The RNA shown here (nadA riboswitch) has 50 nucleotides and comes from an Acidobacteriaceae bacterium. Lineage of the source: Bacteria > Pseudomonadati > Acidobacteriota > Terriglobales > Acidobacteriaceae.

RNA sequence: GCUUUCAACAUCCCCGUCCACUUUGGUGCAAGCCGAAACGGACUGAAGGC
Repeated sequence: GCUUUCAACAUCCCCGUCCACUUUGGUGCAAGCCGAAACGGACUGAAGGC
């Protein structure tokens, strides 16, 4: 450096960070606000393989 599986690290547990997109629930005249699910990209870190 490439690749695989991951989030160990966290003031109980869970939770790495950021961005984009799709679907959906509540509220609302609307704008918007508050939630849920799925998926993609980049990065940080851990353990394997090359």
The coordinates come from a structure-prediction model, not an experiment, and the mean pLDDT is 79. Rfam family: nadA riboswitch. On this family, see Huang et al., RNA 2020: "Structure and ligand binding of the ADP-binding domain of the NAD(+) riboswitch".